A computed fold for a 72-nucleotide RNA from Candidatus Chisholmbacteria bacterium RIFCSPHIGHO2_01_FULL_52_32, annotated as transfer RNA. Model confidence (mean pLDDT): 82 of 100. It matches the Rfam family "tRNA". From the family's description: Transfer RNA (tRNA) molecules are approximately 80 nucleotides in length. It is annotated as a transfer RNA. The organism belongs to Candidatus Chisholmiibacteriota, within Bacteria.
RNA sequence: GCCCCCUUAGUCUAGAGGUCAGGACGUCGGGUUUUCAUCCCGGAAACAGGGGUUCGAUUCCCCUAGGGGGCG
Repeated sequence: GCCCCCUUAGUCUAGAGGUCAGGACGUCGGGUUUUCAUCCCGGAAACAGGGGUUCGAUUCCCCUAGGGGGCG
């Protein structure tokens, strides 16, 4: 320098055009318990940035950034 893959809550991850963007762990509130833990109920919290296509984009395309891999 060229090519390929990845980027979604604090962490791990699902979702492949129309979902209130789902789950686990964590976190917060409550219940249970003498207390802690466990268990039960409930809550908050996410689409890397910008542009394009589309009636509609987390999803498709382009650029940028970051990470990983391959070739030279």